[in-house]
Molecule: small-subunit ribosomal RNA
Organism: Candidatus Berkelbacteria bacterium
RNA sequence: AGAGUUUGAUCCUGGCUCAGGAUUAACGUUGGCGGCGUGCAUAACACAUGCAAGUUGAGCGUGGCUUUAGUUUACUAAAGUCUAGCAGCGGACGGCUGAGUAAUGCAGGGGAACGUACCUUCCAGUGGGGCAUAGCCCAUCGAAAGAUGGGGUAAUACCGCAUACGAUCGCAAGAUCAAAGCCGCAAGGCGCUGGAUGAGCGGCCUCUGUCCUAUCAGGUAGUUGGUGGGGUAAUAGCCUACCAAGCCUAUGACGGGUAGCUGGUCUGAGAGGAUGACCAGCCAGAUCGGGACUGAGACACGGCCCGAACUCCUACGGGAGGCAGCAGUUGGGAAUUUUGCGCAAUGGACGAAAGUCUGACGCAGCGACGCCGCGUGGAGGAUGAAGGCCUUCGGGUUGUAAACUCCUUUUGAUGGGGAGUAAUUUGUGAACGUACCCAUCGAAUAAGCACCGGCUAACUCCGUGCCAGCAGCCGCGGUAAGACGGAGGGUGCAAACGUUGUCCGGAAUCACUGGGCGUAAAGCGCAUGUAGGCGGUUUAGUAAGUCUUGUAUUAAAGACCGAUGCUUAACAUCGGGUCAGUACUAGAUACUGCUAGACUAGAGGAAGACAGGGGUACGUGGAACUUUAGGUGUAGGAGUGAAAUCCGUAGAUAUCUAAAGGAACACCAAUGGCGAAGGCAGCGUACUGGGUCUUUUCUGACGCUGAGAUGCGAAAGCGUGGGGAGCAAACGGGAUUAGAUACCCCGGUAGUCCACGCCGUAAACGAUGCCGACUAGUUCUUGGAGGGUAUCGACCCCCUCUUGGAGCGAAGCUAACGCGUUAAGUCGGCCGCCUGGGGAGUACGAGCGCAAGCUUAAAACUCAAAGGAAUUGACGGGGACCUGCACAAGCGGUGGAGCGUGUGGUUUAAUUCGUCACUAAACGAAAAACCUUACCAAGGCUUGACAUCCCGAGGAGGUCUGGGAAACCAGACUGUGCCCGCAAGGGAAUUCGGUGAAAGGUGUUGCACGGUUGUCGUCAGCUCGUGCUGUGAAGUGUCCCGUUCAGUCGGUUAACGAGCGCAACCCCUACACUGUGUUGUAUUCUCACAGUGGACUGCCCCGGUCAACGGGGAGGAAGGCGGGGACGACGUCAAAUCAGCGUGAUCCUUACGUCUUGGGCUACACACGCGCUACAAUGGGAAGUAACAAUGGGUUGCCAAGCCGCGAGGCGGAGCUAAUCCCACCAAACCUUCCCCCAGUUCGGAUUGGAGGCUGCAACUCGCCUCCAUGAAGUCGGAAUCGCUAGUAACGGCCAGUCAGCAUAUGGCCGUGAAUACGUUCUCAGGUCUUGUACACACCGCCCGUCAAGCCACGAAAGUCGGGAGCGCCCGAAGACGCAUUUAUGCGGCUACGGUGAGUUCGAUGAUCAGGGCUAAGUCGUAACAAGGUAUCCGUACCGGAAGGUGCGGAUG
Repeated sequence: AGAGUUUGAUCCUGGCUCAGGAUUAACGUUGGCGGCGUGCAUAACACAUGCAAGUUGAGCGUGGCUUUAGUUUACUAAAGUCUAGCAGCGGACGGCUGAGUAAUGCAGGGGAACGUACCUUCCAGUGGGGCAUAGCCCAUCGAAAGAUGGGGUAAUACCGCAUACGAUCGCAAGAUCAAAGCCGCAAGGCGCUGGAUGAGCGGCCUCUGUCCUAUCAGGUAGUUGGUGGGGUAAUAGCCUACCAAGCCUAUGACGGGUAGCUGGUCUGAGAGGAUGACCAGCCAGAUCGGGACUGAGACACGGCCCGAACUCCUACGGGAGGCAGCAGUUGGGAAUUUUGCGCAAUGGACGAAAGUCUGACGCAGCGACGCCGCGUGGAGGAUGAAGGCCUUCGGGUUGUAAACUCCUUUUGAUGGGGAGUAAUUUGUGAACGUACCCAUCGAAUAAGCACCGGCUAACUCCGUGCCAGCAGCCGCGGUAAGACGGAGGGUGCAAACGUUGUCCGGAAUCACUGGGCGUAAAGCGCAUGUAGGCGGUUUAGUAAGUCUUGUAUUAAAGACCGAUGCUUAACAUCGGGUCAGUACUAGAUACUGCUAGACUAGAGGAAGACAGGGGUACGUGGAACUUUAGGUGUAGGAGUGAAAUCCGUAGAUAUCUAAAGGAACACCAAUGGCGAAGGCAGCGUACUGGGUCUUUUCUGACGCUGAGAUGCGAAAGCGUGGGGAGCAAACGGGAUUAGAUACCCCGGUAGUCCACGCCGUAAACGAUGCCGACUAGUUCUUGGAGGGUAUCGACCCCCUCUUGGAGCGAAGCUAACGCGUUAAGUCGGCCGCCUGGGGAGUACGAGCGCAAGCUUAAAACUCAAAGGAAUUGACGGGGACCUGCACAAGCGGUGGAGCGUGUGGUUUAAUUCGUCACUAAACGAAAAACCUUACCAAGGCUUGACAUCCCGAGGAGGUCUGGGAAACCAGACUGUGCCCGCAAGGGAAUUCGGUGAAAGGUGUUGCACGGUUGUCGUCAGCUCGUGCUGUGAAGUGUCCCGUUCAGUCGGUUAACGAGCGCAACCCCUACACUGUGUUGUAUUCUCACAGUGGACUGCCCCGGUCAACGGGGAGGAAGGCGGGGACGACGUCAAAUCAGCGUGAUCCUUACGUCUUGGGCUACACACGCGCUACAAUGGGAAGUAACAAUGGGUUGCCAAGCCGCGAGGCGGAGCUAAUCCCACCAAACCUUCCCCCAGUUCGGAUUGGAGGCUGCAACUCGCCUCCAUGAAGUCGGAAUCGCUAGUAACGGCCAGUCAGCAUAUGGCCGUGAAUACGUUCUCAGGUCUUGUACACACCGCCCGUCAAGCCACGAAAGUCGGGAGCGCCCGAAGACGCAUUUAUGCGGCUACGGUGAGUUCGAUGAUCAGGGCUAAGUCGUAACAAGGUAUCCGUACCGGAAGGUGCGGAUG
C1' cells in the first nucleotide's frame, strides 16, 4: 500500500466481498511446563448452609468459673477469665451491582447563602448536688417470637443549681447557654465542657459540553415573576396565601425511543469512528412501593415502621425472612471458578495498651480465557535402505529424514540444602520446605491445527459423476475435478490452530481534513421575499473574533521517553516531559466584527428615443367548414393495401344563390421577436408590466442569495352556468387477423370554446439553480447609437460600441460524448439535491383537495450487480453501392402413375451400424444368394482364428473311415524331410500339450484426440511489422474517387511496407510448325508422342484525371482471364467420421473374444428423397440405306471365323500380354419407304402363368437374361419446387470400375444440337461503407404483463389479548405536620398501595383481502430493444384477459 467481482473487450460510476488489528468471548480438533493477569455480558430471577461489624472491664453495676490468702465447712478479700445488660465510639466506611436516570446525573470551568464526629493549633473552664432505670429477683400471659406487672441497684446514662473567655438573641441596656470522670505510688496520661483556627470531607447554585427521532410543532397553572408567611445547616415556588400574565420553543421546546457518566480502551497516518469488562473518580440502587427515627453524617445492603408479592415456622391465635457482600445452590444461557488458607503483610473499626474483629485484603485452587517465556533434543550420518506416493517405467519424491555413532540434560524423577517478603532490640510467615542452589538418572515424559482454483504462500493420484458435497466473493461438481471425499506431497502458524459473533480499518462508500449533481444517483416547474449566511472604496475609534506573554487547573493509574527489579519477557517500581482544553491576566491591531464619518466603480431614480405574437378587456374582418332553404342535374358518391359498414332514385356527390352557426387565424414566417417560467400570432382601440440604447444628472452600498412562507403555473380532470361548426377518449358498426378489447375505415358522446371557482402535475428539458468577476478568435443575425463611402437627399454597402439570438473553434475541463465569453473553463457568495439495484415515490401517519389525487416519506425481504460513455462484431420487416442461373426472360424437369433404389416409420429372433435443413436420404456401399456381415437362432472352443516369449513332447506332410447341418469329435493307414555334425546330439521353420505375461473386441466416448472431409466459397477477403491517433478497448493502413472476375489496378491520403489469399506458374483443349514413329494409310495425309511458336489491349479511333481502364475496329485459328480442370486464405458450424486407419481413457476376458450351419440386412398399412419408363403422331411398328463416333477394357481374360438354336445361349477354337487380335457390329438418335389415325390405341409396359438359358457348392427365402401368353396404372400431373447462359440445356447411344453372376446407380465418351437475358423493383445468398441496438450462446437473440404452483417477509382487517404514561372519581396504611383535648387520645388535610371510568399510545394475535420478492425447462399473448414491424417516452383521462390501446398537451433520450 491494495485486490476480486458488471463487459466479447474498454474507460468510468457504483455497490458487494477479502487481506489487518482488537475481544470479559463461545464452539470444533488437539494439548508439556512456568510467570503475570482475568473469569454470570443472560434472570436488578429465586436462594439451603457457613462466614462478611464489631469493640471498650483504664465509663458502670451484677453473675458464673479458676487460682491464691485468711486454720477447715461457711464466709470474706485479691488476681485472672467468660457471659448478658447499662453507657461510649463504630454499624453513613469498606464490599457488590448498573435496574432507573438524556439531566435533581456526569465532564470541564466558575460561585455564595452552608454543615462538619474523629484529627491539628489556640483560648477559657472541669465547682457543688439530685431523681431514675436496664441487668438481677419474684409473678403472670404466650406454641414461639416475645410481652406485662411488682421490688431493689450503678455509671463518662439522665436532670436542676453555680460560673460564662466566648457563643446566641437584641439598636442598646441586657438576657440565655456548660461539663465526667477514669488509670497511675508518683510524675503524668487518657478524657469531658464552651468557643476559635486549619486541613480533609460534605450539601447547594451557575455557564459550556453530553445519543437517535419533526412520520413528536407547539408546551406550561406552582406554570413565570412579585409581596407576606412558613421551612432548611444553607439559597430558592422548596411550601403556602394574594397579585400580575408571564415563561420555554425551528440555535428544536414538548413528546417518543435508547442509555449509568468519566479518566480511559480498541482502531485509524491523522481527523475521526466504535466502546465504557478488569483498575480509578462520580452517580444511582439494595425483593417492589412509601415513610420517617437516631445521628456530625442516612431517609441507612447485613437498622426501624407501613403497604404489596413471594418463601418458611405454627399449637391456626400469631410470628420470621431479604447473597446486586465471600464461597455455594436451583434456574436461564453458547457461556463464566473453591461452600479453600490466613489476618504474616497493606488498610479499616474499637481500645491507653496488650489485643479483638475484618470473605476489605494477602495467598492458594479451577479454566490455554488472554499476554509473555521455555521445551519436545544437539552434532555427524548415502547404499540416497525399507515402506508409502507418483511415473514418460528411465526414474522422481518423502529424505539427513530414519536406522546407526558420539554428545547434552532445559523440562521431568529421586535425594540433599534452602532464602526472602519482618519494618523495630526481641517476637511474629497463610502462601511454603515455595522460589532458588547442588548431586544422581536417562533422549529419556512432551505436536498439533488449518489450508493448497484466483484473491492468497502451497499439486499430484484415486473415488464420485449437477449425485454426494464445497463456498468469504467470483464460483466448483453433468466420466479424465489442482475447487467435492480420501491419500501422498507441500504451505502457514504453533501449545495452539481454525470457525462463529462484535468493533474500527481498508471505505475519499456522509468527503472538516477529503466527494459530487448535462447523459452514471442528484438543480425545487418558475418567481417574489422573511429569518439566516455573505457583502464595494476610504478614515478614526474599540478590541468581540484573531495572534502573543504569564498564572491556575486538567486526580492517580494508563499512553510516550529514560532508568531499575524479577535469569529474560510479560509484569512491577521510580523519574521525566509534550500536545491540547478551560478560566483569569497583560499586550498587538493586518484581517473580520461593532460604532461614527466620507466616496462612487455595485444597485436604484430622472430626462430623451426605440423594438416587440408581453398581459387584460372591448370591438371587428375575410377564407374555409358544416347545416338549412331554393335552383340546375343524374347515378352514383365516399372510403381503402384491397374492401365493407355508410350516404344516394324519398334525387346524393357535383354546381349556383341565400341564410345561420361555432372554432381557428393561410401567405408574411425566419436559425426571427417578447416573457421569470407555463406560454404568446388576423385587424383595431383602451388600460398596463418588463426590457434596450444615448448623454448628462440625482441618491450614496440602499446589495447578492434565500430554509419556512406567498403568488404564478401546459394538457388532462372536477364544480356551476352557457356554447357546440370541426375534431374526438368512451361507445357502436365494418374490415384485418389464429384471435384483434388495436393499428385502417364509417359514425359518435364527454371534452375541446366562454365566464367564475378548484386541481398543482409533465421528457414543466438546455435533462445544465441564482448573482458577480476573469480567460484567444472567427462567421451569421434581432434591436439601438455613432461614423465612413455614396447621393440632391434617402435606401444599399462598410467600420466601431452595445443588447439579445445562433454556427465553428485556442487554452482549459470532461469517463467519454462533448462544453468552450450564452462554459460543463478559472474563482467567490448563497440555496436546493444525491449516496448500489429492486421493494417504492409504495405502505403507515400527517397536511391539502369536492373527487381524481398531490406533498412529505420508510421498513422487512431480495440480488451481486443495476448503470453511463465509447469499441469491435452480429443483427434490422434501416439506408447507399455491388455481385451471383438469385430473380426476371427462356428451355427441360420433379411433385400425379407404374417400377428401381435410398431413408423414416412400423414389424421382427434379427430386420447390424453410421449419416438428418441448405451441408442426410442411387450417401459410407466402385456390387448383401454363402462369403462379405458387424445382426439373430442353434451348435462348438477357451493362451484361443492372429503376434512374441518360456517349459515338455513329438515330429514335416499326406490319405482314409465313423458320427454330425457344419464347425468339431473319435479313430486308422502311410511317412520321415532342411542346416551343422563321423556319431550322439544341436538348430531353423512347424505341430501338440502346459504355464502366465499377454492376445482379441465393427464394445462406449468424434463433447478426450490425430488424420481426412463437407459447408460458407473460388466469395475477395484475412492479417502483421514499424509509425501515427486515442486514458483505453481499439483505430489508421484495408477509408474515399474511379476501375476490375478480383483488397485487380490507378489517383488521393499519417501512413510506409510486408504476408496468407486473387492472378500467374501446372494439366487438358482449339491453330500452326519441328522432330520421331509402327501396328493406320493411296497420300507431302491422318494419328500418337516430345517440343516450339502464337494473344501482349501489341496496332488504330473514341471516352476517361495526359491514369488505371472501358467501348468500337483491323488482322488472326483464337481478343481482351480464348474454353475446361487441378488448386480452397484467416476462420465458422463442440459440423461428419473411434465402422477406413491410428489413438487417450473406460468396459468385457469359458466372453461384449473366436469358429460353424441356417436365417436376417431383400419384411410392408404408410410418409419422404433420388431416378428409370411412359402417357404418344416432332410418335409407335416394320423394312431399307454395310450412314457417321469417341473414351475405354482384356491372360483365373477378351473371345473371332464357322455351325446349332426364334432367342438367351451352346459347340468351336483362330488371334491377342494389344494403334496389330477381341469386346465391337450397321453405335443410336439420323435419313428413305410403308402401315397405324387420336383410341387407354399397333401408346404404355407393370403384373401374372408357362417354357427355357447363364453364373455359381448352392438361385426357396433372394440373381440376371430369353421366348410364348397376360396387358395394371397412366391421356402431361394441386400447392409447391429443381437444373441450365453455348458446343451449354435437351435428346441419343457407347465404354469403364465394382464383379463368379447381377447397373434404371456412379464415373467417363462421342453424336444431334437450341431458346433467352429488358433489367436489378422484388425472393435467396454474399461483399463494402454507413446508421440504430436494451443483442455478444450474437434475432433460432433479448424481453414484458396477467393466469396457475410452491416458499418468504410485509400492509389492511370484524375483532381479541397484553404493556406504558397521564386524567376524573372512590378508598386510604405508616409517617411527620396542624388543630382540639379529659394528656389516654381524637380529628383533619397530604400520600403509597388498591378499586373504577372515559380516552390515548405501543405491541402481540386474527377468518379473510391486497400488492411485493424469490423459485432450470407450466399457460396466454408479444408490449419494449432495429423505423421492433402502429417511433418511443412523460403527465392526465377513459377503456381492455394480460402485456397494453386510444384521446389531449409535451419531450427527442